[in-house]
Context: one part of a larger RNA
Molecule: large-subunit ribosomal RNA, domain II
Organism: Candidatus Cryptobacteroides sp.
RNA sequence: ACCUACGAGUUACCGUCGCGAGCGAGGAUAACGGCCACGAGACCGGGAUCCGCAGUGAAAGCGAGCCUGAAGAGGGCGACUAUAGUUCGCGGUGGUAGACGCGAAACCAAGUGAUCUACACAUGUCCAGGAUGAAGUCCGGGUAACACCGGAUGGAGGUCCCAACCAAUAAGCGUUGAAAAGCUUCUGGAUGAGGUGUGUGUAGGAGUGAAAGGCCAAUCAAACUUGGAGAUAGCUCGUACUCCCCGAAAGGCAUUUAGGUGCCGCGUAUGGGGUUACCCCUUGGAGGUAGAGCGACCGAUAGGACGCGAGGGCUUCACCGCCUGUCAAGUCCUGACGAACUCCGAAUGCCAAGGGGCGGGACCCAUGCAGUAAGGGGGCGGGUGCUAAGGUCCGUCCCCGAGAGGAGAAGAAUCCGGACCGCCGUCCAAGGCCCCGAAGUUUCCGCCGAGUCAGUCUAACGAAGUCCAGUCCCCGUGACAGCCAGGAUGUUGGCUUGGAAGCAGCCAUUCAUUCAAAGAGUGCGUAACAGCUCACUGGUCGAGGGUCAGGGCGUGGAUAAUAAUCGGGUGUAAGCGGAACGCCGAAGGCGCGGGAUAGUAAAUAAUAAAAGUAUCGGUAGGGGAGCAUUCCAGUGACGUCGAAUGGUGCGCGUGAGCUAUCCUGGAGUCGCUGGAAAAGCAAAUGUAGGU
Numbered sequence: 001a002c003c004u005a006c007g008a009g010u011u012a013c014c015g016u017c018g019c020g021a022g023c024g025a026g027g028a029u030a031a032c033g034g035c036c037a038c039g040a041g042a043c044c045g046g047g048a049u050c051c052g053c054a055g056u057g058a059a060a061g062c063g064a065g066c067c068u069g070a071a072g073a074g075g076g077c078g079a080c081u082a083u084a085g086u087u088c089g090c091g092g093u094g095g096u097a098g099a100c101g102c103g104a105a106a107c108c109a110a111g112u113g114a115u116c117u118a119c120a121c122a123u124g125u126c127c128a129g130g131a132u133g134a135a136g137u138c139c140g141g142g143u144a145a146c147a148c149c150g151g152a153u154g155g156a157g158g159u160c161c162c163a164a165c166c167a168a169u170a171a172g173c174g175u176u177g178a179a180a181a182g183c184u185u186c187u188g189g190a191u192g193a194g195g196u197g198u199g200u201g202u203a204g205g206a207g208u209g210a211a212a213g214g215c216c217a218a219u220c221a222a223a224c225u226u227g228g229a230g231a232u233a234g235c236u237c238g239u240a241c242u243c244c245c246c247g248a249a250a251g252g253c254a255u256u257u258a259g260g261u262g263c264c265g266c267g268u269a270u271g272g273g274g275u276u277a278c279c280c281c282u283u284g285g286a287g288g289u290a291g292a293g294c295g296a297c298c299g300a301u302a303g304g305a306c307g308c309g310a311g312g313g314c315u316u317c318a319c320c321g322c323c324u325g326u327c328a329a330g331u332c333c334u335g336a337c338g339a340a341c342u343c344c345g346a347a348u349g350c351c352a353a354g355g356g357g358c359g360g361g362a363c364c365c366a367u368g369c370a371g372u373a374a375g376g377g378g379g380c381g382g383g384u385g386c387u388a389a390g391g392u393c394c395g396u397c398c399c400c401g402a403g404a405g406g407a408g409a410a411g412a413a414u415c416c417g418g419a420c421c422g423c424c425g426u427c428c429a430a431g432g433c434c435c436c437g438a439a440g441u442u443u444c445c446g447c448c449g450a451g452u453c454a455g456u457c458u459a460a461c462g463a464a465g466u467c468c469a470g471u472c473c474c475c476g477u478g479a480c481a482g483c484c485a486g487g488a489u490g491u492u493g494g495c496u497u498g499g500a501a502g503c504a505g506c507c508a509u510u511c512a513u514u515c516a517a518a519g520a521g522u523g524c525g526u527a528a529c530a531g532c533u534c535a536c537u538g539g540u541c542g543a544g545g546g547u548c549a550g551g552g553c554g555u556g557g558a559u560a561a562u563a564a565u566c567g568g569g570u571g572u573a574a575g576c577g578g579a580a581c582g583c584c585g586a587a588g589g590c591g592c593g594g595g596a597u598a599g600u601a602a603a604u605a606a607u608a609a610a611a612g613u614a615u616c617g618g619u620a621g622g623g624g625a626g627c628a629u630u631c632c633a634g635u636g637a638c639g640u641c642g643a644a645u646g647g648u649g650c651g652c653g654u655g656a657g658c659u660a661u662c663c664u665g666g667a668g669u670c671g672c673u674g675g676a677a678a679a680g681c682a683a684a685u686g687u688a689g690g691u
Base pairs, nucleotide, nucleotide: 001691002690003689004688005687006686011097012096013095014094015093016092017091018090019089020088021087022086023085026051027050028049032045033044034043036041055062056061065077066076067075068074100238101237103235107228108227109226110225111224112223118202119201120200121199122198123197124196125195126194127192129161130160131159132157136153137152138151139150140149141148165189166188167187170185171184172183173182204220207215208214241626242625243624244623245622246621251264252263253262254261255260265372266371267369268368269367270366271365272364273363276362278357279356280355281354282353283352284351285350291344292342293341298338299337302334303333304332305331306330309327310326311324312323313322314321375400376399377398378397379396380395381394382393383392384391405416406415407414420594421593422592423591425590426589427588431584432583433582434569435568436567440581442580443579444578445577446576447575453571461556462555465553466552467551468550470548472546473545474544482540483539484538485537486536488513489512490511493507494506495505519534523532524531595616596615597614598613627680629677630676631675632674633673634672635671636670637669638668646663647662651658652657
């Protein structure tokens, strides 16, 4: 991993609702007794008791009333009009119980453990060999005597080296190991606070601990065993056959609440109401958004003119006066802003009424049963953020969720479109029609030359790319470009400067003269001159030339890891823009055949059938109808002339399933009507066995 078997809403009691049955203003008995019966049990008795038929008050109590109260007040609960209950069974659901199943970490109690290990006690035992050489003692020297010195002797030490022994520093190996802690080499201690044998003691909030929360039998921040015990688990996982109808929510309020729960909202079933729902038109309303405006408030605000007033300067004994690179009330002209500004002010939406449409799984009420209360993406209107986010928070619509199909290469939510079943029919949608690949290498006009582009997305900015439509100017009295020639004089203008001569810089009356024209000079150049150019003019040439602003397509800007991508091939149309006619294209529409669900009308005494109409995607969830398994009662059948089972697989049913034939097998089995459940497995890191 697979196969087989087992494996999870049960049972009791108390409520509540529905269905069925009995009796009904009543209903029912319990224990127990009697009788019958082989027995489970049936029948009869049994009214104690319980519910209902009257309420109200705390109660005594009173009673269609009662209570409060001083009250014929007021108020609270009732009565009227009218009844409906009760018992049993089954089903849904709530409560109490382990209460759908499995699952803790833990808590408590009583016991069992110191054969491991920690410490202690008692009693034994072990430590090759070598080194060092304390005290003391002796001898010699020495001293007044000591002290002291030397040599021997001696054999101290948590002394030294190093085996056994004990330990465990480093590395390697081992890591489904040879081993649930080992092996190899190196390493530490090795007469000591040493190692070790045997016996004994200390026990679970306790022991022991040269202290690491270490150790206390491979278990330790509280051992193990059994019990309380099926602890509790707002958490995770799992929860078993089929078909049919409907079909959500991820919101509001509250919560020691935020991944839980309660109420409401939204679903479903049953009963009741019967157009109330929804859409359109008309009429009447409330309102301060979008926009706009601010010589209408509040606030903010750019430029200019006039300028109250203030500041600065000059002048003056003082008054007066003059000036201004400053500020500025106010007025005027021009311009413009605001979620918490408004003199204004929509469109929608909302409320109400009237009229019309619509007849739908519309709407409203009650009751049973839920689930949901983590939502997400997109469009539009906003807040927040960076007018960031696959961000976050609201409103509103759509979709995914719970939606298959087609398009988008692929891709929950983008586009098209909502799948009852069948068909080798047909028409369309989005999107497509050169090949992959169904359908145009279809027709007409224009644009692009970059493979731009089609076919992810891209800016500021740059450019005689090119096409279109404009604007203004020049032009046969000759434009524009090119070529030829001129481009002078006062003068080297003045100043500055070492120099400054058109051309470092400063100044300006940038002037004048000669001219067809020529700047006190457009650029290059020189140390300064020189030199080369330009503006400007003439000639030559002979037809358009230029400025500005706009639109279309293209160009640069343009940088990432495979040659590595437009889905690919490829394409100059098979690209882009416009026009036209065809075609393809889905589970859409239609056609043909079939099924299911649900009303209505007609017909009918009623019901059913048929026909017709509408509907039939679906998670959580609600409702309905069935299949299968085991057993029981009744009834009817089968079986050694071969039951169940296994194999085969014809046929039937929407399906769960049912079933023929033949083989296997060798003793039980099945239909129908009812009843009762240990009543259906793919999942729970499910349990056991097998492979």